[in-house]
């Protein structure tokens, strides 16, 4: 000393990419801006540079000028003094010349330094650069020690001075001088060379010490007389050159590179060593340990970051290097091949009298210029430090300080207590309130920081202070000058309004915006940070996403098609040197700063000192001997060898066989073959096919035949012959580690092309024709040619798979199979235990994301190769090699997208699979679709034909009834607080209603009739009628903003939870599997035990009893009565009516069954839920309905609200739905008779009578209904008539004339009557409903309603069948199972081509 999070799916796991939170930065840019310390600032064009300034100094080396004072002379003459006024003296300022002095100046000789300091970072992959070493192969000025010397000639040239050339820059000529400037000469204690002797040393050339003899090189003076200075030589410091070890970026689509090249000898050169140079020889060096080439790049100490390893980076400071306008050169010098020194060359700038010349900011400032982007033409040598100098001192853009920039770090400050009326204002708001907010105001304090006055340092050692009146101190003053920027869907701390409406925009990364946006703008409000915030850029980090630490390669990217074997890498057992690796101890070095750690000092910090530690390296030395290496020397258990054995499609060659296609001859035969899901094209009367028999070729070997065998893999299959490899058992005799694995090479390597020569029977790309289709360049079918078949080459890939590299060790077990070997049993077949060696299945640990794998490992190690790093572009380009070509191997980038993948999960789904069920088919009855006419709907039309529904699940649906109204709609008209509610205010006591008159359709307008209660008389209540505004009104929009309700899957058997358990996990189990059931019924068994919803039952109607009651309902007996009639009188038996009970439960027998149940049967009215109803689970369809009614949002307000008459909604070529009536004799027609049920009645139902052919109409009994009434039920039976016809069928249109209902039937009602009397002869393709009291028939009522379009709906009741073999198919579900790239779930999803 280690933190993670989105984002792939309808969820999971994994795998795996992006994307984010951190930390930094010589930054920039946007918004902002108070102060002070300390740092620090061209990363771009090593572009170009005005102007200044950066390296001078030394008169104590030297000559000369000059200047200042001086010495003496001359000149001049001003002043002053004497004067006989004639003159004399005096002689400053100056002028000349001369001596001295000057610690005054300095052009030039001459000395020392310009080689340091300062700057960049272009070169440059190198001993350059870092660390360790080496010089026995070297230099060293100024220093410091030490010895030692320091004589004595000489001859010049600058400065000058004259001449003279040039525009200039610069000279050139002649003459004159000096010196610590230049030369010989003298001397040599020591030096140095040469050639002896001697002696010690060393890793090797070799090195040192002493000796002799010979040759050879040196100096300079100045002085204040103190000293400073020259020489030699030695040593020592400092610096410096050279060499050599390790390390230092990338790229093999750079694999070969090298002639001074590599080594040798001599010579030369250098301070030295060296191919440094040079002449001869001599063919050598480097290179897969990556040379040479390319392409980047100054290295480091350090800085970022990082748990650490490691990762980027070399700005500032510090060391080394390298450059100085570009290239080259050397020259002075100790040092240089020289930033502010030379020549030359070459660009560019200047100047020129055009002849010729200057010039080098990558010093400091500054300009232009490039750029997103870096600053003063400051001030001072006071410090430290540098050059000269004896020294004073001079010079220093090094430096020390200012100045400009939030460019980074650090530190302050922008106030601090108190303050609820929770103050205005602002946001929002369910209108109450909540937030902002103790925030502000108000009160009571303080003065850090700025501003003002005052005092005033340290830095400096005696003096000297740029900074600077700075830093710090004090005093007085006013809360005054002094806060923003990002952000608020997640991640990621922080929400609401209003605007927008897939538009404007946002945006790291996922993703927001389509009318109620926390994701866009803006305000309120909140978070973070703060004199800064943010954004981009760039680096490490998260990232175990290249994995030394710390990954993987069955299926997610990734085992090389296989094998031999080289270089490497690894490598049994024992016993011994050695000391390279390894372990330890010293020692030398890892520079200073920087980090850490402990102190110090600037009020603190940042920053500065100061000490320690660390620098994980690198040498040198001592010293151990396990391991590893590495000598020697043994072993046999790893590997090979023998000897003797079985097995096997193991490989090459030559031969041989027999079925069988197919063709040729031949014969017997006659119309077909053939071929397909049907079929044509083919062949066939010139004789196919079929059948016999004979020949002729080709190619491939049935049966054995097997998850059997063999081979490294590809791959081997008939038989026999020859060569001939490998494995395996066995035995253990023989070597003795000899071995495993392999980059690179080599070698085999399926098919399918290729080339060259055969061969060709079948089979068959490519072709052609039938055919199939919408097409059909396919699939099917008739033909057919490379090709398939041999030799001999090439080519080198494959889902060349077990998708699993080799080897070797260890790690349960079971059960086939196949070679051998031992031991037992067995008469033989064989059995039985056990070993090695192959090949399979199952399976435990372990492993895996799971899936699975599991001694044949994908398990545990362990050695070597190959290979992987996100998808797509792309196995593509381009280069390179191979090939005869096909092409094969090596193999990228731009650019794009979050995601792409794998495994397994829940549904969904299949022209999958298994069971099962339903009027789902199938038996079967009756209809639709054909016709007329009714009704919805679509289209059309129209001023409007209001609106909704739209597959099944919209269409005779809302609508259980649109001539007005409804009524929503149109054309016109009428009203505006308003038809309708509530609140205020003012008038009235009414309003209403009923008359009359007027007028329009309508809301009016005049009159007249009537004209409220209470009271405290103040008004109050109630209505009206006028005013105001606040509301009202809205069938306007949105059912995709809702609430409730339906409707569908479907009354299908099903959806789910607890706990438990299985799984990392979604999930699974339960709920599956066996059996039954109408049913997740029920039962038996089970890692599952229980439980809710949902089926069942409970409620209702009906079938049958009982028991009560008996009216309005009955009526058997018992009486009376009537033409008749429960009519009365009684009865309480049946029918019926209410009630309440009662029955059915597989209870009971028989067979079956483990149980549940199933199948018979008896009893019973009814028998296995007896029938029917009501009862609709989780949920699906954004399903339907804002027009039932309620509701947020938007939206209208003299209209999108009200009102009134009129019209529409009925319109009408057409098409569809759902119905009615038929088409006819199982009928129509006419007479006659007969049997119900459940309803419904006062705004009603309306009897009996009478009137009308009737519709209906006079009229009014009864009846608030088991009392009366609608109300005659029909089919049906009995009698007749009609006789197969568009009719005595059918009625549909039209005439006509009626009724009734209503304010009114013309758009536009419904009924009668009389007359007319159309389609229609039973309905293509399809398509519907029905399993019993069902279906067909058949009629009766109700709701709605003034009447009606009812043929519609919803009921009841007569009559009353047919059929069901079964589950192959359509349709729809239910359960399990498998496949998937679907999950918006197959109306998915998605490839390609065309537009």
């Nucleotide at each position: 000393u280690g933190a993670g999070a989105g984002u792939u799916u309808g969820a999971u796991c994994c795998u795996g990419g992006c994307u984010c939170a951190g930390g930094a930065u010589g930054a920039a840019c946007g918004c902002u801006g108070g102060c002070g310390g300390c740092g620090u600032g061209c990363u771009u064009a090593a572009c170009a540079c005005a102007u200044g300034c950066a390296a001078g100094u030394c008169g104590a080396a030297c000559g000369a000028a000059g200047c200042a004072c001086u010495u003496u002379c001359c000149u001049c003459a001003a002043u002053c003094c004497c004067u006989u006024c004639g003159g004399g003296g005096u002689g400053a300022c100056g002028g000349g010349a001369u001596u001295g002095u000057g610690a005054c100046u300095u052009a030039g000789u001459g000395g020392c330094g310009g080689a340091c300091g300062g700057g960049u970072g272009a070169g440059u992959a190198a001993c350059g650069c870092g660390u360790g070493g080496g010089u026995a192969a070297c230099c060293u000025g100024c220093c410091g020690u030490a010895u030692g010397c320091u004589g004595g000639g000489g001859g010049a040239c600058a400065a000058c001075a004259g001449u003279u050339g040039g525009a200039a820059a610069c000279g050139a000529c002649u003459g004159c001088u000096a010196a610590u400037a230049c030369c010989g000469c003298a001397u040599a204690a020591g030096c140095c060379c040469a050639c002896g002797g001697c002696c010690u040393c060393g890793c090797a050339u070799g090195a040192g010490g002493c000796u002799g003899u010979g040759a050879g090189a040196a100096a300079a003076a100045c002085u204040c007389c103190g000293g400073u200075g020259g020489c030699a030589u030695a040593c020592g410091a400092u610096g410096g050159a050279c060499c050599c070890g390790c390390g230092u970026c990338u790229g093999a689509u750079u694999a070969g590179c090298u002639a001074g090249u590599u080594g040798g000898u001599g010579a030369g050169g250098u301070a030295a060593c060296g191919g440094c140079c040079c002449a001869c020889c001599a063919a050598g060096g480097c290179g897969a340990c990556g040379a040479u080439c390319a392409g980047u790049a100054g290295c480091c100490g350090g800085c970022c970051u990082g748990a650490g390893a490691g990762g980027g980076u070399g700005a500032a400071c510090g060391g080394c290097c390298a450059c100085a306008u570009u290239g080259g050169g050397a020259c002075u010098g100790a040092g240089a091949c020289a930033c502010g020194g030379c020549c030359c060359a070459a660009a560019c700038u200047c100047c020129u009298a055009c002849g010729g010349g200057a010039g080098g900011c990558a010093g400091c400032a500054g300009u232009g210029g490039g750029g997103a982007a870096u600053a003063u033409u400051g001030c001072a040598c006071a410090a430290u430090g540098g050059g000269g100098g004896a020294a004073a001192c001079c010079c220093u853009g090094a430096u020390g300080c200012a100045g400009c920039g939030a460019c980074g770090c650090c530190g302050c400050g922008u106030g601090a207590g108190u303050g609820a009326a929770g103050a205005a204002g602002u946001a929002u708001u369910u209108c109450g309130g909540u937030a902002u907010g103790u925030a502000a105001a108000g009160c009571u304090c303080u003065a850090u920081c700025a501003g003002c006055a005052g005092g005033g340092a340290a830095g400096a050692a005696a003096a000297u202070g740029a900074c600077g009146g700075u830093a710090c101190c004090u005093g007085a003053c006013u809360a005054a000058g002094a806060a923003g920027c990002c952000c608020c869907g997640g991640c990621u701390a922080a929400c609401u309004a209003c605007g927008u409406g897939c538009c404007a925009g946002c945006a790291g990364c996922c993703g927001c915006g389509g009318u109620a946006a926390u994701a866009c703008g803006u305000a309120g409000g909140g978070g973070g940070c703060a004199a800064g915030c943010g954004u981009u850029a760039u680096c490490c980090g998260g990232a175990u996403u290249u994995a030394c630490u710390g990954g993987g390669u069955g299926u997610a990217a990734a085992g090389g098609g296989a094998g031999c074997g080289u270089a490497g890498a690894c490598g049994g057992c024992g016993a011994u040197g050695c000391a390279a690796g390894u372990c330890u101890g010293a020692u030398g070095u890892g520079a200073a700063a920087g980090c850490c750690c402990g102190g110090g000092g600037c009020u603190c910090a940042a920053c500065c000192c100061c000490g320690g530690c660390a620098c994980u390296g690198c040498a040198u030395u001592g010293g151990a001997a396990a391991c590893u290496g590495u000598g020697u020397u043994g072993c046999u258990a790893g590997a090979g060898u023998g000897c003797a054995g079985g097995a096997g499609a193991g490989g090459u060659a030559a031969g041989u066989g027999g079925a069988a296609u197919u063709c040729c001859u031949a014969g017997u035969g006659u119309a077909g073959c053939g071929g397909u899901g049907a079929a044509a094209u083919g062949c066939g009367u010139a004789g196919a096919u079929a059948u016999u028999a004979g020949g002729a070729g080709g190619a491939a070997c049935a049966c054995c035949a097997g998850u059997g065998g063999c081979g490294a893999a590809g791959g081997c299959g008939g038989c026999u012959u020859a060569c001939u490899g490998g494995a395996c058992g066995a035995u253990a005799a023989c070597u003795g580690a000899c071995g495993u694995u392999g980059a690179g090479g080599c070698u085999c390597g399926a098919a399918a092309g290729c080339g060259u020569g055969g061969g060709g029977a079948g089979c068959a790309a490519a072709c052609a024709g039938g055919a199939u289709u919408a097409g059909a360049u396919a699939c099917c079918c008739u033909g057919g040619u490379a090709g398939u078949c041999c030799a001999c080459g090439c080519u080198g890939u494959a889902a060349a798979c077990g998708a699993u590299g080799a080897u070797u060790a260890c790690u349960a077990g079971g059960u086939g199979u196949u070679g051998g070997g031992a031991g037992g049993c067995u008469a033989u077949a064989g059995c039985c235990u056990u070993u090695c060696g192959g090949u399979g299945c199952c399976g435990u640990c372990g492993c895996a994301a799971a899936c699975g794998c599991a001694u044949u490992a994908a398990g545990u190690a362990a050695u070597c190769c190959a290979c992987c790093u996100g998808g797509g572009g792309a196995g593509u380009a381009c280069g390179u090699u191979c090939g005869c070509a096909a092409g094969a191997a090596u193999g990228a980038a731009a650019c794009u997208c979050a995601a792409a993948g794998g495994a397994a999960u829940u549904g969904a789904c299949g022209g999958g699979g298994a069971c099962c069920c339903g009027c789902a088919c199938a038996a079967g009855c009756g209809g639709u679709g054909g016709a007329g006419c009714a009704u919805g709907u679509g289209g059309u039309u129209u001023a409007a034909u209001u609106c909704g529904a739209a597959g099944c699940a919209a269409c005779g649906c809302g609508a259980a009834g649109a001539a007005c109204c409804u009524u929503a709609c149109c054309a016109a008209a009428u009203c505006u607080u308003g038809a309708c509610a509530u609140c205020c205010c003012g008038a009235u006591g009414a309003a209403a209603a009923g008359c009359u008159a007027u007028g329009u359709a309508a809301u009016g307008u005049a009159g007249c009739u009537c004209c409220u209660a209470c009271u405290u008389c103040g008004g109050u209540a109630c209505a009206u009628c006028g005013g105001u505004g606040a509301c009202a009104g809205g069938u306007g929009g949105u059912g995709c903003a809702u609430g409730g309700u339906u409707g569908u899957c479907g009354u299908c058997a099903g959806c789910u939870c607890g706990u438990g358990u299985c799984g990392u996990g979604a999930g699974a189990u339960g709920u599956u599997g066996g059996g039954u059931u109408a049913a997740g019924u029920c039962c038996a068994c089970c890692a599952a035990c229980g439980a809710a919803c949902g089926c069942a039952a409970c409620c209702c109607c009906u079938u049958u009893g009982a028991u009560a009651u008996g009216u309005u309902g009955c009526c058997a007996g018992c009486g009376g009565g009537u033409c008749a009639u429960g009519c009365c009188g009684g009865g309480a038996a049946c029918u019926c009516g209410u009630a309440u009970c009662a029955u059915a439960c597989u209870g009971c027998u028989c067979g079956u069954u483990u149980a549940c149940g199933c199948g018979a049967g008896a009893g019973g009215a009814a028998g296995g839920u007896g029938g029917g109803g009501a009862u609709g689970a989780c949920g699906u369809c954004a399903a339907g309905u804002c027009a039932g009614u309620a509701u947020g949002g938007c939206c209208c307000u003299u209209a999108c609200a009200u009102c009134c008459a009129g019209g529409g909604c009925u319109g009408c070529a057409c098409a569809c739905g759902u119905g009615c009536u038929a088409c006819a004799a199982u009928g129509g027609c006419c007479g006659g008779u007969a049997c119900a049920g459940a309803g419904g009645g006062a705004c009603g139902c309306g009897a009996g009578a009478c009137c009308g052919c009737a519709a209906g109409g006079u009229g009014g009994a009864g009846c608030c209904a088991a009392u009366c009434c609608c109300a005659g039920a029909g089919a049906g039976c009995c009698g007749g008539c009609c006789u197969c016809a568009g009719u005595u069928c059918a009625g549909a249109u039209c005439g006509g004339g009626g009724u009734c209902u209503g304010c009114a039937a013309c758009c536009c009602g419904a009924c009668c009557c009389c007359g007319u009397g159309a389609a229609g002869u039973c309905g293509g393709a399809u398509u519907u409903g029905c399993u019993a009291g069902u279906a067909a028939c058949g009629g009766c009522g109700u709701a709605u309603c003034a009447g009606c379009u009812a043929c519609g709906a919803c009921g009841u009741c007569g009559u009353g069948a047919a059929u069901g073999c079964g589950u192959u198919c359509c349709c729809g579900g239910g359960c399990c199972u498998u496949g998937u790239a679907c999950u918006c779930a197959c109306c998915g999803c998605c490839g390609g081509u065309c537009a």
Molecule: small-subunit ribosomal RNA
Organism: uncultured bacterium